[in-house]
Context: one part of a larger RNA
């Protein structure tokens, strides 16, 4: 110097990114306990008080009451909750990045849409047998989304998807066989090489015609994928615009909620806390770029989570000091 440890005037968080770490609380019996609330909680709320040891009465006993007594201290040691107030998030107990991440992420009971009607559902594994679903049958299994619970879940089917139609266009393969075409027995020209035309076979190409799904096409369908406007004027102070016009759209964002784990300007204006607040809490509404099961607004109870503030407490600090063990090092 460093590690793990005690103690410390006044101060009490001034420390810091933040009370990080330490201090304090704590056991058990009494008293007593608040808003909220889903009436179970919340709650061990908060906040008091009591604890040794002797004798006396009560008692079966545990104990209780009274009078006494000692000590700086009587849960005499250890061992055992810090405690309220607000606000987002996420209903809640759980689950999770084996070894940097526990969390508001996953799961969750409940909703809700969708597929399946069973000789072999529908869905997965697998070439196939065959297995799972399920020794179940729609109150039963898959799939997908949301996520206790209260009030609610507006408006768009143009475009993707999906589901249902099926007259009309388009449309393979096969069918069909109009007609072309090779081949050559014949035959006709020709002195001859040679040429023309050519039946039936065998062959090759081939038009109309005919033809499933699919697609075009019509419908439906948003707790499907998704989407949900701009200009301009207008009130007897100013402002503003409840109003009127236009364009354009499938439809123009309803309810709520709104500087928000979502606001760029922005430390937004105003209140509240503080001597002083870029966080925080209530509001305004100009929502750059909230909004309705990619759920929108709430909410008791819950959290080793996140933000804020307050009381207690203290070496976190003002500022360092002293002690114990231990490590390095210097000297010997």
């Nucleotide at each position: 110097a460093c590690c793990a440890c005690g103690u410390u005037a006044a101060g009490g968080a001034a420390c810091u990114a933040g009370g990080c770490a330490a201090a304090a609380u704590a056991a058990u019996c009494c008293c007593g306990u608040a808003a909220c609330u889903u009436c179970g909680g919340a709650a061990g709320a908060a906040g008091g008080g009591a604890u040794g040891c002797u004798c006396u009465u009560c008692g079966c006993a545990a104990g209780a009451a009274g009078a006494g007594c000692c000590g700086c201290a009587g849960u005499g040691a250890a061992a055992g909750g810090g405690g309220c107030a607000u606000c987002g998030u996420g209903a809640c107990u759980g689950u999770u990045u084996a070894a940097c991440a526990a969390a508001a992420a996953c799961a969750c009971a409940g909703g809700a849409c969708u597929c399946u009607g069973c000789u072999g559902a529908a869905a997965u594994c697998g070439c196939a047998a065959g297995a799972u679903g399920a020794a179940g049958u729609a109150u039963a299994g898959g799939g997908u989304c949301u996520g206790a619970c209260g009030c609610c879940u507006g408006c768009c089917c143009g475009g993707u998807g999906c589901u249902g139609g099926a007259a009309g266009g388009u449309c393979a393969a096969g069918g069909g066989g109009a007609g072309u075409u090779g081949u050559u027995a014949g035959u006709c020209c020709g002195c001859a090489a040679g040429g023309g035309c050519g039946a039936a076979g065998c062959g090759a190409c081939g038009a109309a015609c005919u033809c499933a799904a699919g697609c075009c096409c019509c419908a439906g369908u948003a707790a499907a994928c998704g989407g949900c406007g701009g200009c301009g004027g207008u009130a007897a102070c100013u402002a503003u615009a409840a109003c009127c016009g236009u364009c354009c759209u499938a439809a123009g964002g309803u309810a709520g909620c709104g500087a928000a784990a979502u606001u760029c300007c922005u430390u937004g204006u105003c209140g509240g806390g503080u001597a002083a607040g870029u966080u925080c809490c209530g509001a305004c509404c100009u929502g750059c770029a909230c909004g309705a099961a990619u759920g929108g607004c709430g909410u008791a109870a819950c959290a080793a989570a996140g933000a804020u503030g307050c009381c207690g407490c203290u070496g976190u600090c003002u500022c360092a000091a002293c002690g114990u063990g231990g490590u390095g090092c210097u000297c010997g």
Molecule: large-subunit ribosomal RNA, domain IV
Organism: Elusimicrobiota bacterium